[in-house]
Context: one part of a larger RNA
RNA sequence: UGACGGGGGCCCGCACAAGCGGUGGAGCAUGUGGUUUAAUUCGAAGCAACGCGAAGAACCUUACCUGGGUUUGAAGAUCAGUUGAUCGGGGGCGAAAUCUCCCUUUCCCGCAAGGGACAGCUGGUUAGGUGCUGCAUGGCUGUCGUCAGCUCGUGUCGUGAGAUGUUGGGUUAAGUCCCGCAACGAGCGCAACCCCUGCUGCUAGUUGCCAACGGUUCGGCCGGGCACUCUAGUGGGACUGCCGGUGAUAAACCGGAGGAAGGUGGGGAUGACGUCAAGUCCUCAUGGCCUUUAUGUCCAGGGCUACACACGUGCUACAAUGGCCGGUACAAACCGUUGCGAGAACGCAAGUUGGAGCAAAUCGGAUAAAGCCGGUCUCAGUUCGGAUUGGAGUCUGCAACUCGACUCCAUGAAGCUGGAAUCGCUAGUAAUCGCGGAUCAGCACGCCGCGGUGAAUACGUUCCCGGGCCUUGUACA
Repeated sequence: UGACGGGGGCCCGCACAAGCGGUGGAGCAUGUGGUUUAAUUCGAAGCAACGCGAAGAACCUUACCUGGGUUUGAAGAUCAGUUGAUCGGGGGCGAAAUCUCCCUUUCCCGCAAGGGACAGCUGGUUAGGUGCUGCAUGGCUGUCGUCAGCUCGUGUCGUGAGAUGUUGGGUUAAGUCCCGCAACGAGCGCAACCCCUGCUGCUAGUUGCCAACGGUUCGGCCGGGCACUCUAGUGGGACUGCCGGUGAUAAACCGGAGGAAGGUGGGGAUGACGUCAAGUCCUCAUGGCCUUUAUGUCCAGGGCUACACACGUGCUACAAUGGCCGGUACAAACCGUUGCGAGAACGCAAGUUGGAGCAAAUCGGAUAAAGCCGGUCUCAGUUCGGAUUGGAGUCUGCAACUCGACUCCAUGAAGCUGGAAUCGCUAGUAAUCGCGGAUCAGCACGCCGCGGUGAAUACGUUCCCGGGCCUUGUACA
């Protein structure tokens, strides 16, 4: 100087408390451990591994296993030789890859010889490796933590390590600001500058509007018009600016006015010096090592989907604030041309036929659902709950046996609110309700977004956890 303390002081955080809803019990989904297996590819391991890499394992992916092939190789570049093709069609062995046979088929210069282009084959050169080492590395990422800290120059003090500044008195979300002070300044962080959202002016009008007029098959449908809504570009607006009080007359705090908004308005992006030899050699790059008729590469089938069990994360429930049936209302964001696919017809349905319109404020996905109105069920393992299983189908795809999703009929399991323990959340939040997107042929209870309805509670900081500053002890570095 740091680190640590079941030392002290001050302060903060959904850290506790106060509340609301869960997990832990059930069934299923998904990840992991274990076990099994020819293989169940690999990585991730307290918080910070476990719906994680994977934003999508039937083949492919695929890295694993079994078997069958291949060896300058699956790709590119280049040189030499050789062929005249490549493409396309058909046949044979085979599981396919591969191998092989037949048919057809080149161009340019040139009379020709020959040269060139292009493609295949053979040979040479350069291969390849998701093999090992993340404890050799770059890059990227997690975490403490959006915590308020981490340092430097000069000066001063100390023999020196180092200290000072950065401590102190106030204050703040903040090393934020003020005052004081052997310090005076500065840098990286904080804040601001950036984006979205909340109010508004202007600009613009193939969205919107009986707002005012006319027509109307009654639908902004038509004429007509940019007023309004909206869309999207550019401005304004909030700064403790104003008033009162407290305070050192400071910084600031408390209350008030005006205002759409008030004291960083709400949300996002943004992550200092460093810590964990944290994670990743399987994104990529790369040193070293290993391999080179195999640890490379091609193919078929299987596996990654196994199942006595254990754990994590979720979904659906256990019902009446509910289930079922009928009627009826109101979104936002987003996607669409090998795409979205309307009206219509067929089917109980999944879906099918068909194809209008739309490269989309114009057409389509697209009916939002909870809600509201009416009816029914009457506390029961039930008209709760839907697992499981049998049967019949639909769709995608070369192909749904291992191993897809969905529909219909039948079947109706566990489950009556969950031990010890444990998680999230402070407001348009929790809870609850549906909608969309990426990936994607198909496949979502996961993930990322969007809006609808919309709470309760916070006395307080003694205690648990984590963190910041000062101080103290130490046989630790």
A computed fold for a 477-nucleotide part of an RNA from an uncultured bacterium, annotated as small-subunit ribosomal RNA, 3' major domain. Model confidence (mean pLDDT): 83 of 100. Rfam family: Bacterial small subunit ribosomal RNA. Its family is annotated with structural constituent of ribosome and ribosome in the Gene Ontology. The literature on the family includes a 2001 paper in Science by Yusupov et al., "Crystal structure of the ribosome at 5.5 A resolution".